The RNA shown here (transfer RNA) has 73 nucleotides and comes from a Candidatus Woesearchaeota archaeon. The RNAcentral record of the sequence draws on ENA. Rfam family: tRNA.
RNA sequence: GGGGUCGUAGUUCAGUGGCUAGAAUGCUGCCUUGACAUGGCAGAGGUCGCCGGUUCGAGUCCGGUCGGCCCCA
Numbered sequence: 001g002g003g004g005u006c007g008u009a010g011u012u013c014a015g016u017g018g019c020u021a022g023a024a025u026g027c028u029g030c031c032u033u034g035a036c037a038u039g040g041c042a043g044a045g046g047u048c049g050c051c052g053g054u055u056c057g058a059g060u061c062c063g064g065u066c067g068g069c070c071c072c073a
Base pairs, nucleotide, nucleotide: 001072002071003070004069005068006067007066010025011024012023013022018056027043028042029041030040031039049065050064051063052062053061
């Protein structure tokens, strides 16, 4: 330098162009207990890597760019 793949909550990951972006786990509060653990309920936490484009509508499609990993040179 060329190609492929991945980037979404603190972490691990889902998510057919269409209602408010979700699960598990972690965190906070409450309930349960004599106390702890377990369990139950509720809550907080996201510029969907970044910048543009297409579209009535983009996490999703297209282009560019940044970063991780792999392959070729």